[in-house]
């Protein structure tokens, strides 16, 4: 250089055009407990980044960018 796959809450992860963007951990509240801790409610946090497509894009395209992997 040249193919390929991925990138979603702080971490792992779903989610194949119309979702309230879901779960698990962590983290904060509060119940519980004599304390801790378990355990139990509740919140708090996310679509890499710029185009197009389409009534409508986390999702389909194009590019950058990052990571991984393959060939030279």
């Nucleotide at each position: 250089g040249c193919c390929c796959a991925c990138u979603u809450c702080g971490u792992c992860u779903a989610g194949c055009g119309g979702u309230u963007a879901g779960g698990a951990u962590u983290c904060c509240a509060c119940c519980c407990u004599g304390u801790c801790a378990c355990g139990g409610u509740g919140g708090a946090g996310g679509c890499g980044c710029g185009g197009g497509u389409u009534c409508g894009a986390u999702u389909c395209c194009c590019g950058c960018a990052g990571u991984g992997g393959g060939c030279g």
Molecule: transfer RNA
Organism: Nitrososphaerota archaeon